Model confidence (mean pLDDT): 77 of 100. Predicted 3D model of RNase P RNA and transfer RNA as a complex of 439 nucleotides. It holds a member of the Rfam family "Bacterial RNase P class A". It is annotated as a ribozyme.
[in-house]
RNA sequence: GCAGUGAAUCGGCUUGUCGCUGGCUUGAGGCUCCGGUCUCUGGGUCAGAGGAAAGUCCGGGCAACACAGGGUAACCCGCUUCCUAACGGGAAGUGAUCCGUGAGGGUCAGAUCGUGCAGAAGAAAACAACCGCCGUUCUUUCGGGGGCGGUAAGGGUGAGAAGGCGGGGUAAGAGCCCACCAGGUUUGCGGUGACGCAAAUGCUGUGCACUCCGGGUGUUGAAAGUUCGCGUAUACCGGCGUCUGAGGGCGACCCGUCCGAGCCGGAGGGUAGAACGAUUGAGGUGUAGGGUGACCUGCAUCCUGGAUAAAUGACAGGCACUGCUUUCGGGCAGCACAGAACCCGGCUUACAGAUUCACUGUCUCU
RNA sequence: GCGUCCUUAGCUCAGUUGGUAGAGCAAUUGACUCUUAAUCAAUGGGUCCAGGGUUCGAGCCCCUGAGGGCGUA
Repeated sequence: GCAGUGAAUCGGCUUGUCGCUGGCUUGAGGCUCCGGUCUCUGGGUCAGAGGAAAGUCCGGGCAACACAGGGUAACCCGCUUCCUAACGGGAAGUGAUCCGUGAGGGUCAGAUCGUGCAGAAGAAAACAACCGCCGUUCUUUCGGGGGCGGUAAGGGUGAGAAGGCGGGGUAAGAGCCCACCAGGUUUGCGGUGACGCAAAUGCUGUGCACUCCGGGUGUUGAAAGUUCGCGUAUACCGGCGUCUGAGGGCGACCCGUCCGAGCCGGAGGGUAGAACGAUUGAGGUGUAGGGUGACCUGCAUCCUGGAUAAAUGACAGGCACUGCUUUCGGGCAGCACAGAACCCGGCUUACAGAUUCACUGUCUCU
Repeated sequence: GCGUCCUUAGCUCAGUUGGUAGAGCAAUUGACUCUUAAUCAAUGGGUCCAGGGUUCGAGCCCCUGAGGGCGUA
C1' cells in the first nucleotide's frame, strides 16, 4: 500500500425573511370573591425529534380492579457465575459443533428413574436371526434340501442397528479378554461454578413428546384512571331472581370469604366538552474510586419537546460531501434511513456517507 | 394508540398428533354435435408470503421481516 476482523463515535454547518408549538416576562382593555382569569392569535425573549422517535418482539414503572386467603390447572424461562428495578436483555466464562489461512464469527445446551411414539425402507426401531457363519440331526437323484440349537463378525436398509477400531480367543462368534479412542459412573486434585486433569470401573443405540427438577407469572392498559361540566327515560317487551337468594367482587377452575335486590336480552333516549394523569427521570455530562467486564459508589454540575387532529416548518442564498462533465474559470445533479403521542431499559429491523482505536493476512522497502 | 387474525395452483379454499400437498371453478386435449354451450374422459399447473432456526424430515413448531384484513371509546 491492498484486502479484512472486532469495538466505538458522528450522521450535515451557516445567513436572511415569514410562520408553528411551549415556557417566562410585559403593554392595553373587560370581569373579579383581589388569588387570578379572559380578549387584543398584542409585544419581547428563550427552547423545540432520533440513533433508530420505527416494528410493537420482550421487561419494568404507573393506574384501576378486594379490606382474605388456600389449593389445582395452565403458561413462560432453562450450560455456569455475575449485572440489573426487571427481562426471553447484557457481561465474563464452560462444553459441543460449523465457517474462515488468520484476526475472529455463527449455532446449540437443565435431568433421563419411568411411560409412549417413530411414516417409507429394512428381517428387526430395542423381548433384533432375512441372507450369511457354526454345531448337531434327518434325508438325498450326491448338486443339495429340511428340523433343532448357537451366533450380532460380514451383507443390505436407514437419521439411528446394540460405543468405534485392531488383536487374542472360539465350533462360529460376542467387552468374553486386552491395547488405543469417544462417552458415562466413582474417587482424588484444581476452579465460586459450568467444567478440566489423573486413576479406577466393561457401564454404553438415535430423536421427539409426556414426565421430573429448579426459578417465575393475577388481569386489564393512558381510550388505564381521577376531577369538573352538559344532557337523559330504563317509555315499552321477554327471561331469571328477591334469604330455598339471581348476580357481582382478582376476569382459568374449585373451596373459602364479602356484598347483595336486582340481573340478562331486545328496543329506545342522551352525551361525545374541559382539566389532571404528562414530562425531574432506574435522568444527562464531567471527574475520582472499585470491578477482567456488564455495572456500582462518591463528589461537582446541568434542566434539555410536551402537542391532541396533533407543533418542530416554508422560501431564498453560502459552505462542506458525493457523482457526472469541463475550454480547468466553472456547470449540472444528488445529499441516507426515517418523524415523538404516558414514560423508561432492551431486542430486532432500515440506513448515503464520514471518523477513531485495537488486531489479522499479504506484498514491497528499510 | 392498543389488540387480534390471515397469506397454499390462474381464482376461492381444505390440509387432523410433523412423514409422498389436495378439492371445486378456470385452463389444455379428446369424445359427443352441422357448430357452440352443457355433459363425459384424460392431462398439465405449486420457491406452501420472504429469510433463518429446531428436526432424520417443516405447509404445520420457533424467531425475524413484508403485505393485507378485522375489532376496540